[in-house]
Context: one part of a larger RNA
């Protein structure tokens, strides 16, 4: 000089774009952040229809139960998603992270291709109905009942074992392809159309089982590499390898029985402090140095500690269970909680924002779809925190008003500065007009299954940007300096007082250095100062 999530003074006119708890991973009141599918099912209210019609009534109907059917709305069985998004930085010096490579040691759910297939049965469990305990969170005993839930049993390849035979390959373990025999393993429907009295048959959408392939997503090894201390020199019993097992998608001392006595280390290991790492970011001509706030990649973690369980995937923020410290109910028996998710509150601090709107558009969930959920995201909103940009007005105007300062009292300065006339109207404010961000989705024709056409819905931001018109210089300048580094002086006050200081120093009576004025530098919606980096 540059820099920054920045504070503090003092000062403040407008917009874009960013940005914003660095401290107490302290502790939370409230609300919302993860759900949907009824086209898997089967009930419960509720309403509409139609079918039958009980008792009653001047028999025209009206009409109770009960069926079937359509719709809401409920919870419950089951199916996918809650392992994704979103938040932190506490632990971590570690294959945590870069980066380069290996798996002949893996797995992968929706998705994509292919190739065969879907036969035919069985017994439950919830809602629900009774009955009971509890204060309540729940709960228990009888009973009924579906299903794309659950279990048999058929069939089945190149899938799984098990034992054979040939061919190729490869860095060891071995891998790949043909083959033969013996065991073993699979499935589920449902909606729409069009036929049929129906049982059901086609065809269509969505599914479903099984294999192999391929996309993505992970998983696991390995070479380098990664921060300070030697006032930390020795450290190590599952340690180190084996053999044989357990286990695991899969390798491993991962875990166990036995052997065996190794195994790390000044090329700095134990230990002890510090930190999450990286694309990047400051800053430098550069080598380097510091730093990892936003955003993008990994990763850990979700009150603290430990565990597993479902499932492809987890040891799971908003699931379970256990202990523990805290809150909070409570009929004292016994229960509830988890904001490092979006606002928000107390606390802490020099310090860091709304308990906003909307799913309109990107992108996720679920669902043929409507469509519904989404505090992800889009946007408003607060803060000169920070980078742009702009504006506070431009011309004319005197040897020069008034006022202030200073004066050798002559006059010099602030000075074209103002005033006056003249023009302009950015920006604010009024007033008219007004977007883009939208493309689909649906529906409906075409024409070879997809694509083109066409029709209708459909914007949170928002009456915003933007864009016309009227009107008036009107509402919009301040901070710091001014001995010498350093750009800019002179009066007064004060008198080693009061104070000033970034270093040098200033100040004891004429102070360009402390405080005021008045002029001057300087930067400027900011400008100082104060922390931290180069």
């Nucleotide at each position: 000089g540059g820099a920054u999530g920045a504070a503090c003074g003092c000062u403040g006119g407008c917009g874009g774009c960013g940005u914003g708890c660095c401290u107490a991973a302290c502790a939370c009141a409230u609300g919302c952040a993860a759900g949907u599918c009824g086209a898997a099912c089967g009930g419960g209210c509720c309403g509409c229809g139609c079918c039958u019609g009980a008792a009653a009534c001047c028999u025209a109907g009206u009409g109770a139960a009960g069926g079937c059917g359509c719709g809401g709305c409920c919870a419950g069985u089951g199916g996918c998603g809650g392992a994704c998004g979103g938040g932190u930085g506490a632990g971590u010096a570690a294959c945590g992270c870069g980066u380069g490579g290996g798996c002949a040691a893996c797995c992968u759910g929706c998705c994509g291709c292919g190739c065969a297939c879907a036969g035919g049965g069985g017994g439950a469990c919830a809602a629900c109905g009774g009955c009971c305990g509890g204060a309540a969170a729940c709960g228990g005993c009888c009973g009924c009942u579906a299903a794309u839930a659950c279990c048999g049993c058929a069939u089945a390849u190149u899938c799984c074992c098990g034992c054979g035979g040939g061919g190729c390959c490869g860095c060891a373990u071995g891998g790949c392809c043909c083959u033969g025999c013996g065991g073993g393993g699979a499935a589920a429907g449902c909606c729409c159309g069009g036929g049929g009295c129906g049982a059901c048959c086609c065809g269509g959408a969505c599914g479903g089982u099984g294999c192999g392939c391929g996309a993505u997503g992970g998983g696991c090894c390995c070479g380098c590499g990664u921060c300070c201390g030697a006032u930390u020199a020795g450290c190590u019993a599952g340690u180190u390898g084996g053999c044989g097992g357990g286990g695991c998608a899969g390798c491993g001392g991962c875990c166990c029985a036995c052997c065996a006595a190794g195994g790390c280390g000044a090329c700095g290991a134990u230990c002890g402090g510090u930190a999450g790492c990286c694309g990047g970011c400051c800053u430098g001509a550069g080598a380097g140095g510091g730093c990892g706030g936003a955003c993008g990649g990994c990763c850990a973690c979700a009150c603290u500690g430990g565990g597993a369980c479902u499932g492809a995937g987890a040891c799971a923020c908003g699931g379970c269970c256990c202990a523990g410290a805290c809150u909070c109910c409570u009929g004292c028996g016994g229960g509830a909680g988890g904001c490092a998710g979006c606002a928000g509150u107390g606390g802490g601090g020099a310090a860091u924002a709304u308990u906003g709107c909307a799913c309109a558009a990107u992108g996720g969930g679920g669902g043929g779809a409507a469509c519904c959920c989404u505090g992800a995201u889009g946007c408003a909103g607060c803060g000169a925190c920070g980078c742009c940009g702009c504006g506070u007005g431009g011309g004319u105007g005197a040897a020069g008003g008034a006022g202030c300062a200073c004066c050798u009292c002559g006059g010099u300065g602030c000075g074209u500065a103002a005033a006056g006339c003249c023009c302009u109207a950015u920006c604010g404010g009024c007033a008219g007009g007004g977007a883009a961000g939208a493309a689909a989705a649906g529906c409906g024709a075409a024409c070879a299954g997809g694509u083109u056409c066409g029709c209708c819905u459909g914007g949170a931001c928002g009456g915003u940007a933007c864009c016309u018109g009227a009107c008036u210089a009107a509402g919009a300048a301040g901070c710091c300096c001014c001995g010498g580094c350093u750009a800019a002086c002179u009066a007064c006050g004060u008198g080693c007082c009061a104070g000033c200081a970034g270093c040098c120093g200033c100040g004891g009576u004429a102070a360009u250095a402390c405080g005021u004025a008045g002029g001057g530098g300087g930067c400027a919606a900011g400008c100082g100062u104060u922390a931290u980096c180069c």
Predicted 3D model of a 534-nucleotide part of an RNA (small-subunit ribosomal RNA, 5' domain) from bacterium D16-50.
It was read from a public genome assembly.
The prediction has a mean pLDDT of 85.